Order: sequence, then C1' cells, then structure tokens
RNA sequence: UGAGUCGCUAAAGCGGCCGCUGCCCGGAGGGUUCUGCCCUUCGGGGAGAGGAAAGUCCGGGCUCUACAGGGCACGGUGGUGGGUAACGCCCACCGGCCGCAAGGCCAGAGCAAGUGCAGCAGAGAGUAAACCGCCGAUGGGUGUCUUCGGACGCUACAGGCAAGGGUGAAAGGGUGCGGUAAGAGCGCACCAGCGAGACGGGUGACCGUUUCGGCUUGGUAAACCUCACCGGGAGAAAGCCCACAUAGAGAGGGAUGACGCUGCCCGCGUCGUUUGACCUCCGGGUAGGGUGUUGGAAACCGCUGGCGACAGUGGUUCUAGAGGAAUGGUCGCUACUCUUCUUUUUUAGAGGAGGACAGAACCCGGCUUAUCAGUGGCUCAAGAU
Repeated sequence: UGAGUCGCUAAAGCGGCCGCUGCCCGGAGGGUUCUGCCCUUCGGGGAGAGGAAAGUCCGGGCUCUACAGGGCACGGUGGUGGGUAACGCCCACCGGCCGCAAGGCCAGAGCAAGUGCAGCAGAGAGUAAACCGCCGAUGGGUGUCUUCGGACGCUACAGGCAAGGGUGAAAGGGUGCGGUAAGAGCGCACCAGCGAGACGGGUGACCGUUUCGGCUUGGUAAACCUCACCGGGAGAAAGCCCACAUAGAGAGGGAUGACGCUGCCCGCGUCGUUUGACCUCCGGGUAGGGUGUUGGAAACCGCUGGCGACAGUGGUUCUAGAGGAAUGGUCGCUACUCUUCUUUUUUAGAGGAGGACAGAACCCGGCUUAUCAGUGGCUCAAGAU
C1' cells in the first nucleotide's frame, strides 16, 4: 500500500426566530358541591423518539381465565458446562465442515427400530447387479491318442466370477501376499471405519493409548416416525374503578291512585289495592370518564470476584407519556464527506453540493432485517528500510 476478517463509537454541534404536545408556577375572569375543583385567557419555567422505536419471530413481567393427578393429541427445542427472571438468547469449551490465515458455518440425538423417497447416465441404486470382460474347474457337445481305467485338446451350451473396463455425486472398505479354473475378506499382515472392553486425562461433551470382534452395516429425519426435555388459554380492544341510560321474580313504604264524562271543583263510572299504580333505596353498567401507564430485572461512573457471559457492592441521576396520536420548520456559524478552480507537490485559499434507515403507543430481555459516517485490533500478500 492492497485484500480480508472481527469488534467499537456517534446518529453532527452551538445560537437566533416561528410553531406543536404534556407538566409546573403565578395573574385575571367565569362556574361550582367554595382553604378545593373545573373552564377561558395572559405571563414565566422546564421536558419532549431509536439504534434499530421496525418485523411481531422467540423469552419474561403484569392481568383475566381454566386446572386433583396422569395420559393422548398439538407445537417447540436437541453437543457439554455455565450465565439469566426466562429464552430458541449470550459466554466458554468439545466435535464436524469451509478458509493459506485472522476467522466463519452447523435443528450438532436416532436411518446398526419400522415405513417412505431419490432426476440424468448406467447392465445394475439397495435382502445389489452382470453390458464389455475373465474362467469354463464341474456338467454337456466334439476331436485325437489309448494300456480302454483314462489323458490331452477344441467349443463357449449350461454354468462360475466380480479382478479389470465403462456409467455415475455415490457401485457394499484400501494396499500387498497367499489362494483359485478364474476370482472373491476366501485366508493372512498392515491401514481406515464400526462395535465392545480396559487404562490414563477432563466436572462434562470428549481426547489419548491399547486389546478383542464380525470382517464393513450407502444417502435422506427443517420426510413420516422414535427418544429425551419444555409448553394450559387469551392478551392493553388484557383487566380494575366511577357512572347520564334500559332491563330487574332485590328491599322498604304504599291508595291521599290512574282513566273517562270534563278546561277546573264536586259528583258518578271503570280499573287497581294477594297479580301493587306511585315514591325511596339497592342493583346493574350503556354513553362517557378515570386507572392500568411509566421509577424500572432502570441508566451512568467506580471498586471487587470471574477466562467470559455476568454477579455483588458504593456513589450519582430521573430519563417522552401523547391518545387519531406532539417531538417540526427556517436562518447563520463551525465540524465532516464529495467535488470544481487557483497554487509546482505537501500545504493553503475560494466556490458548489450532500447527510441515511426510519418514528414511541403497557413495560422489559433477545434475535432478525433496514441504514449513514468514523475508528481500532488481527490475518494474508507485495514492496521499502
């Protein structure tokens, strides 16, 4: 200098002007159930999005609901040890794969329980098969010789084989020697792999050494399935409180009641008086309002313990709470990035342009995705000293 890899930080700063949403203080006016509360208005003060507020994919808090216990079903998770409120997250380690390396990826139990699935090529792809090939010992056919018992040939018919060739991602261990008609774990030696045992190390996953065994059991479980573990359901429109209304076979009182003649009084009639007009209370919870609701597994800075995730402890701080939903706009200066011009380069000066992804809605812990700029560690390659 280039390429790569793993992290970290910020989400431009300051000021002026004009706005938006809550909160606090004070003044004035009005209402009222009057040391209070509500409404209007004026002035002042202070606060006001994120690293992902997003996707709503996991885990929890909180709330209501269901539940004796167990099982089935359904869904999820799947190496070991730890962290945590919990997790499918995080940390450390183990194993496998990829990379020269830094480092990255892994639903990382079981296909040696059962069932299923697999394009093309190829003879054959799952209790393997036989296209080319090798053999033809044995059986058959046939020739020659013969001591008539057979021997030696030929044929490639039955048959045997899987060494070599070919196909394929993959053809049921590899190399060598023996063996055979030809061959083959058929036998043996070594190696690889699998299983069982022993010893040593480690909390453990696992690692190392060694003995024995049958000689070898293809892939696929985010395919059905098996095993182990975990999970009851619904969610802020949850839920709780107040409460104009309607219903009430809830309690008490209750005929001085209702209707018509008849606008009023008297009177008369009908109805009601156990099935109760009417009144008071209760109850219920519609409209509406309040609450849940923002101080919390909180943030920051130290110290201690731990490889680390994290835990303990001391100090400081209060850090949005709206409710169809505020958190904005503009101007100036500075800083940053890009670019043009002047200057021989470094440098300096002048001008222009740009600043992403996106926005709380009960609250936390994660993951994933989107995105701008800066910066550090490490690795590899080349060059110079």

RNAcentral holds the sequence, with entries from ENA. This is a predicted structure of a 385-nucleotide RNA (Bacterial RNase P class A) from a Planctomycetota bacterium. NCBI's taxonomy places the organism under Bacteria, Pseudomonadati, Planctomycetota. The gene name in the source record is rnpB. Its Rfam family is "Bacterial RNase P class A". Gene Ontology terms of the family: ribonuclease P activity, dimeric ribonuclease P complex and tRNA processing. About the family: Ribonuclease P (RNase P) is a ubiquitous endoribonuclease, found in archaea, bacteria and eukarya as well as chloroplasts and mitochondria.